[in-house]
RNA sequence: CAGAACUCUGGAGAAGCCUGCUUUGCGCAGGUGCCGAAGGUGCAAAACGCUUUGCGUUAAUCUCUCAGGCAAAAGGACAGAGAAAG
Numbered sequence: 001c002a003g004a005a006c007u008c009u010g011g012a013g014a015a016g017c018c019u020g021c022u023u024u025g026c027g028c029a030g031g032u033g034c035c036g037a038a039g040g041u042g043c044a045a046a047a048c049g050c051u052u053u054g055c056g057u058u059a060a061u062c063u064c065u066c067a068g069g070c071a072a073a074a075g076g077a078c079a080g081a082g083a084a085a086g
Stems, first nucleotide, its partner, number of pairs: 001086001006082005015032001017031005033070003039066001040064001042062001047057004
C1' cells in the first nucleotide's frame, strides 16, 4: 500500500392467510396469494477479441423466481469501522 476469511454496527420486501388432522408443540398434511437483498438461472444497443458485413467472450441492486422467504427470532445483498493473510 492493500484489505479475502474474520469481528462489531446498520440493513429492505412480502398472508401472524385458508382447510383438515392433532400428541395443542415454534407440530404435520394439503391449498391459494405474494416477496427478492443468501445462493442459483438468463441476457447486452456497450466493451474486447477473431479466421470480420459474421462469430465469440463478459455484468448487475436487471431478469427468472429453482432454492429461500412472507409477526417476532434467525437469515440477509450491501455499507461503515476494525483487523489479518498477501
Molecule: Glycine riboswitch aptamer
Organism: pig gut metagenome